[in-house]
RNA sequence: GGGUUUUGGAUAGCGCCAGACCGCUUUUUGCGGUUAACGAGGCGGGAGAUCAUCGAAUCUUCGGCGGAUGUCUCCCCGGUACGGUGCAGCCGCAGCGGCCGACAAAUCUGCGGGCAACCGCAGCACAAAACGUCCGCGGCACCUCUUA
Numbered sequence: 001g002g003g004u005u006u007u008g009g010a011u012a013g014c015g016c017c018a019g020a021c022c023g024c025u026u027u028u029u030g031c032g033g034u035u036a037a038c039g040a041g042g043c044g045g046g047a048g049a050u051c052a053u054c055g056a057a058u059c060u061u062c063g064g065c066g067g068a069u070g071u072c073u074c075c076c077c078g079g080u081a082c083g084g085u086g087c088a089g090c091c092g093c094a095g096c097g098g099c100c101g102a103c104a105a106a107u108c109u110g111c112g113g114g115c116a117a118c119c120g121c122a123g124c125a126c127a128a129a130a131c132g133u134c135c136g137c138g139g140c141a142c143c144u145c146u147u148a
Base pairs, nucleotide, nucleotide: 014066015065016064017063019035020034021033022032023031024030038055039054040053044076045075046074047073048072049071050070077092078091079090080089083143084142085141086140087139095137096136097135098134100132101131108123109122110121111120112119113118
């Protein structure tokens, strides 16, 4: 340095399936296989609740199980613009509103693999939310400083 095995961790629009589909078959049964969410975005800690955000596409992205970084309530920790401290609000790199702006993959096309269902790779276009620029607004109490 390489290989194999085991264990642990991480990877969570994630895993799995009894549906659907394909192949073989001694034919309605068995065996093997394919598919079962397209990307964007997403985790301070604890408890509880809950069909867990956003759009794209529409023959099942139907149906089901499990999980989950979501949301809501409460508590704790750490933060947050306008001088400081505290509270409120908000956030887990951070206020509210408005205008504008940016970002994807599937679909599709081509090539390749597979008997097939289908899969892989490459290429093109397009989104919303979170996000960014700009504009406006941004509470209460106390303290300090400056100016008039």

The RNA shown here (glmS glucosamine-6-phosphate activated ribozyme aptamer) has 148 nucleotides.
The coordinates come from a structure-prediction model, not an experiment, and the mean pLDDT is 76.
Rfam family: glmS glucosamine-6-phosphate activated ribozyme aptamer. On this family, see Winkler et al., Nature 2004: "Control of gene expression by a natural metabolite-responsive ribozyme". The family's RNA type in Rfam is riboswitch.